[in-house]
Context: one part of a larger RNA
């Protein structure tokens, strides 16, 4: 100087408390361990591994296994030699395919010579040599990228001063802040990286613009609909501006910084959200994204193919989903979103089917058409507390769709079947407001889908905390230390 302490002081955080909803029990989905296996590819390991890499494992993917093949190779560059029926195409036979075999057909460019043609070269091909190739190994050799402490308020430097020196000071103290934020004091004076601001979205208003969007007023038309003429008022769209700064008032305060209350305002003291992550820590993670040193393989640890496996299943754990019901289930009617996607695509009206879906094809490269029905909600009816009209696992059967192909191993539909489950031990998680909880919608990946995942979107919409004793983590000062 740090680190540590079941030392102290101050302070903060859904850290506790106060609340709401869960997990832990059941069923199931998914990941992991273990076991099994020819293989069940590999990685990730407290927080910070375990719906993680995987934003899509039937084949492919695929890295694994079994078997069958290839050997300058699936891919790159160079050198040497060879090659005219050459390159290419490829009948036949063999085979699961890959591969092997190879009848027949059969080219291109340049130069010289030239009737034909011949000679040489290039491309291509073959042989050989250099080499290719490796998701083999080392993340404790590395780059890059990422997680974490933590959006925590810290981490440093120049000069000066102090100290023999390591170093200290500044960065401490008194206030204050979300903040090393600002003020005051001060052997310090300044500065940098962080904080804040600058950027994006959102909340209000103005202005510009008016199609594909909108429709108040004026007409036309319809059973009806901005359907049409028209209009720019309104909504909206998207460009430019305004607006919030403790600016104003009162109080407290050191004359300060600031804090408390108030006015006005759509919004008030960082308005809400996002992007943004200092010096560093964990030899944290990744050599299987990529790049890369060393080491290793080279008729194989490379490459191609078929089939299998990654989907197994006494058990254990994590994360979800769905329930156990009446604030509910079922049936009928009816209302209101936002954000997205669409051409090898989205697919309306119609029509067939109980349905998944089929037929068909209007319109749309989309503020125009389509996906598209929002759902919870509201209105009416029914069920009356039961393992039930709760719950839906499991299984049987009949179908539909995608795709060469659904046996291993896809999704969906109808009928039948109707398991466990009556609110969950110890323990444990999330959340402070348009949040939790509940409800549905879309997208990426994608032929299809094991999506209940992930990422986004809106609808309905709470309770509680005015406290810091305790648990956990963190910051500053101080103290002890046989630690570095």
């Nucleotide at each position: 100087u740090g680190a540590c302490g079941g030392g102290g002081g101050c302070u903060c955080a859904c850290a506790c408390a106060a609340g709401c909803g869960g997990u832990g029990g059941a069923g199931u989905a998914u990941g992991u361990u273990g076991a099994u296996u020819a293989a069940u590819u590999c990685g990730a390991a407290g927080c910070a591994a375990c719906g993680c890499g995987c934003a899509g494992a039937a084949c492919c993917u695929u890295a694994c296994c079994u078997g069958g093949a290839c050997u300058u190779g699936a891919c790159a560059u160079g050198c040497a030699g060879g090659u005219g029926u050459u390159a290419g195409u490829g009948a036949u036979c063999u085979g699961a395919a890959a591969g092997g075999u190879g009848a027949g057909c059969g080219a291109c460019c340049c130069u010289c010579u030239u009737u034909u043609u011949g000679a040489g070269g290039g491309a291509g091909c073959c042989u050989g040599c250099a080499c290719a190739g490796g998701u083999g190994u080392u993340g404790c050799a590395u780059g890059g990228c990422u997680g974490u402490c933590g959006u925590c308020a810290g981490c440093u430097c120049g000069u000066g001063u102090c100290g023999u020196g390591a170093g200290a000071u500044g960065u401490u103290a008194g206030g204050u802040u979300a903040a090393g934020u600002c003020c005051u004091a001060u052997a310090a004076c300044g500065a940098g990286c962080g904080a804040a601001a600058c950027c994006c979205c959102u909340a209000u208003c103005g202005u510009u613009a008016g199609u594909u969007g909108c429709c108040a007023g004026c007409g036309c038309g319809u059973c009806a609909u901005g359907g049409c003429g028209g209009g720019g008022a309104c909504u909206c769209u998207a460009g430019c501006g305004a607006g919030a700064c403790u600016g104003c008032c009162g109080g407290u305060g050191u004359u300060a910084a600031a804090c408390c209350g108030g006015a006005g305002g759509a919004a008030g003291g960082u308005g809400g959200g996002g992007a943004u992550g200092a010096c560093g820590u964990c030899a944290a993670g990744u050599c299987c994204u990529c790049a890369u040193g060393g080491c290793c393989c080279u008729u194989a640890c490379g490459u191609c193919c078929a089939g299998g496996g990654c989907u197994u299943c006494a058990a254990a754990c994590g994360u979800g989903c769905c329930a156990c019901a009446a604030u509910g289930g079922c049936c009928g009617g009816u209302a209101c979103a936002a954000a997205g996607g669409g051409a090898a695509g989205c697919g309306a009206u119609g029509u067939c089917g109980c349905g998944a879906g089929g037929c068909g094809g209007a319109g749309c490269c989309a503020a125009u058409c389509c996906c598209a029905a929002a759902a919870a909600g509201c209105c009416g009816g029914u069920c009356u507390c039961a393992g039930u009209u709760c719950g839906g696992a499991u299984u049987g059967u009949a179908g539909g769709c995608u795709g060469c192909a659904a046996c291993u191993c896809g999704c969906c539909u109808g009928c039948a079947u109707g398991a466990a489950g009556c609110u969950g031990g110890a323990a444990u998680c999330g959340c402070u407001a348009g949040u939790a909880a509940c409800c549905g919608u879309g997208g990426a990946u994608c032929a299809g889908c094991u999506a209940c995942g992930c990422c986004a979107c809106g609808g309905u919409g709470a309770a509680u905390a005015u406290g810091u004793u305790c648990c956990u983590g963190a910051g500053c000062c101080u103290u002890g230390u046989a630690c570095a």
Small-subunit ribosomal RNA, 3' major domain from a metagenome, 484 nucleotides, folded computationally. It matches the Rfam family "Bacterial small subunit ribosomal RNA".